Molecule: Glycine riboswitch aptamer
Organism: soil metagenome
RNA sequence: CGCACGGGAGAGUCCCCCCGCAGCCAGCGCGGGGCGCCGAAGGAGCAACUCUCCCCGAGAACCUCUCAGGCCCGUGGACCGUGUG
Numbered sequence: 001c002g003c004a005c006g007g008g009a010g011a012g013u014c015c016c017c018c019c020g021c022a023g024c025c026a027g028c029g030c031g032g033g034g035c036g037c038c039g040a041a042g043g044a045g046c047a048a049c050u051c052u053c054c055c056c057g058a059g060a061a062c063c064u065c066u067c068a069g070g071c072c073c074g075u076g077g078a079c080c081g082u083g084u085g
Base pairs, nucleotide, nucleotide: 001085002084003083004082005081006080007079012035014034015033016032017031019029020028021027036071037070038069042067043065044064045063049059050058051057
């Protein structure tokens, strides 16, 4: 570093539109858009910290930003544990 298993958080299904079911009202589901929100894939930034006696240099966070991603219950998921190549 890879694989398998287990654990694993946060944030609206609020509004509008289309379609389908069904139709008196209305309700449910899917898709798109808007606004709001989250932060633990990834990315970026500062930089605690680490390597060094110091400087330079290198690495660098679950800290920050939200580009991406996520907020329809189930997918992803940093990280942790076990086994294994």